[in-house]
Context: one part of a larger RNA
Molecule: large-subunit ribosomal RNA, domain IV
Organism: Gemmatimonadota bacterium
RNA sequence: CCGCGGAGAAGGAACUCGGCAAAAUGUCCCCGUAACUUAGGGAGAAGGGGAGCCUGCAGUAGGUGAACCACGACGCGUGGGGAGCCGAACCAGGCCGCAGAGAAUCGGCCCAAGCGACUGUUUAUUAAAAACACAGGUGUCUGCAAAGUCGGUUAAGACGACGUAUAGGCACUGACGCCUGCCCGGUGCCGGAAGGUAAAAGGAAGGGGUUAGGGGUAACCCGAAGCUCUGAACUGAAGCCCCGGUAAACGGCGGCCGUAACUAUAACGGUCCUAAGGUAGCGAAAUUCCUUGUCGGGUAAGUUCCGACCUGCACGAAUGGCGUAACGACUUGGGCGCUGUCUCCUCCGCGAGCUCG
Numbered sequence: 001c002c003g004c005g006g007a008g009a010a011g012g013a014a015c016u017c018g019g020c021a022a023a024a025u026g027u028c029c030c031c032g033u034a035a036c037u038u039a040g041g042g043a044g045a046a047g048g049g050g051a052g053c054c055u056g057c058a059g060u061a062g063g064u065g066a067a068c069c070a071c072g073a074c075g076c077g078u079g080g081g082g083a084g085c086c087g088a089a090c091c092a093g094g095c096c097g098c099a100g101a102g103a104a105u106c107g108g109c110c111c112a113a114g115c116g117a118c119u120g121u122u123u124a125u126u127a128a129a130a131a132c133a134c135a136g137g138u139g140u141c142u143g144c145a146a147a148g149u150c151g152g153u154u155a156a157g158a159c160g161a162c163g164u165a166u167a168g169g170c171a172c173u174g175a176c177g178c179c180u181g182c183c184c185g186g187u188g189c190c191g192g193a194a195g196g197u198a199a200a201a202g203g204a205a206g207g208g209g210u211u212a213g214g215g216g217u218a219a220c221c222c223g224a225a226g227c228u229c230u231g232a233a234c235u236g237a238a239g240c241c242c243c244g245g246u247a248a249a250c251g252g253c254g255g256c257c258g259u260a261a262c263u264a265u266a267a268c269g270g271u272c273c274u275a276a277g278g279u280a281g282c283g284a285a286a287u288u289c290c291u292u293g294u295c296g297g298g299u300a301a302g303u304u305c306c307g308a309c310c311u312g313c314a315c316g317a318a319u320g321g322c323g324u325a326a327c328g329a330c331u332u333g334g335g336c337g338c339u340g341u342c343u344c345c346u347c348c349g350c351g352a353g354c355u356c357g
Base pairs, nucleotide, nucleotide: 002351003350004349005348006347007346008345010343011342014341019338027051028050029049030048031047036041038175052095053094054093055092056091062086063085064084068080069079070078071077096100108336109335110334111333112332113331114330115328116327120132121131136173137172138171139170140169141168142167148159149158150157176323177322178321179320181253182252183251186250187249188246189245190244191243192242195241196240197239201235202234206230207229208228209227210226213222214221215220254272255271256270257269258268281315282312293309294308295307296306297305
């Protein structure tokens, strides 16, 4: 110096990002227990009192229940019976110690807020959470050789399911309570089939090559059939265009100017744009840049916290909105208790290390 453990005057979180760590609480019996609440809970709330041994009460209360007796559907059984064994409490009195749950095991508690309803699940090896899951809600697909999925040689076969729409698959949301507004212009999905576009294929009008033959003095020109190279019109599915529907589908949910007899503000008006211009509720929020916003509370003093306000840079309704009892090794703020966390360090024990031998 290090590790583990023990003790500490006065103070008691002044430590620190933060009470991290430690201390404290702790058992049983009795008394007593608030807001709130989904009436279950919250509750071991909180907060108090008691606890050893001996004597009496008392071998009492109580527990167990033999022999024996009676009944009998007699091998079981039913009723009576009380021996033996076990054996309190309350209460009263007494005794000892510093100390009686004498050791050990063995909740600290309260208030407020955020998030997630809850029990669960997770990054085997830095994250246990407000992430995942979850009952519940909604949409959508699927009529059974179901949809969907595995398989692979576009097989057999298998799952779904020895199920049948109160079922199964998928997606979103996430208990419960109150609710879930407007927009279908874009994208997606569903429906429609009149018109436009439109592939292969069908279809062949027409065109080219070749030349038996014909013409020509010749160069060359014309050129049937066949073969061959092409090839317009026309017919032609889905799709797309088009017409509708659909937002608990993907998503979206305005600007400027003026106006009231103090001022300020604007219920009101004007105008432009849009598919429609954000309803309820909430709001400096896990969201607020300016910002330590402003006011109030708490402190002697508070960039955090709580309650308000609303100027929402850039909340908002199943990418759910707002509440919510209970729950949480979650996060934030405050308080009581308690302490070597600290003021400010000291001593002791055990074990390492180091130095010397």